[in-house]
RNA sequence: CCGCGCGGGAGAGCCCCCGCACCGCCGGCCCGCCGGCGGAGGUGGGGCGCCGAAGGGGCAACCUCCCCGGAACCUCUCAGGCGCCAGGACCGCGCGGGUGAG
Numbered sequence: 001c002c003g004c005g006c007g008g009g010a011g012a013g014c015c016c017c018c019g020c021a022c023c024g025c026c027g028g029c030c031c032g033c034c035g036g037c038g039g040a041g042g043u044g045g046g047g048c049g050c051c052g053a054a055g056g057g058g059c060a061a062c063c064u065c066c067c068c069g070g071a072a073c074c075u076c077u078c079a080g081g082c083g084c085c086a087g088g089a090c091c092g093c094g095c096g097g098g099u100g101a102g
Stems, first nucleotide, its partner, number of pairs: 001097008013048001015047006022039008049082003055078001056076003062070002068102001
């Protein structure tokens, strides 16, 4: 340094609109479907707002000077994300493999 396993691991919307599915009430009839109204929030899409710690882009302190090469948790927000879960840079431990002080 890489792989696997275990543990830890932040931020920002459970906003608005539409479709589908679901539930309740009412009505209709061909009697299990159709229509209307309402609800909660499951799912898919869109809008606005927001976040930075997958990945990606930018700046470059630094790596004894130069070339090559590398390079942040800074920065952008393309991607990703904004209830829980999950994911998650990074950190610790264990096992296996690699490298030799760029």

Predicted 3D model of a 102-nucleotide RNA (Glycine riboswitch aptamer) from Pseudokineococcus lusitanus. The source organism's lineage runs through Bacteria, Bacillati, Actinomycetes, Kineosporiales and Pseudokineococcus. The RNAcentral record of the sequence draws on Rfam. Of the family's consensus pairs, 91% are formed in the model. It matches the Rfam family "Glycine riboswitch aptamer". About the family: This family represents the bacterial glycine riboswitch.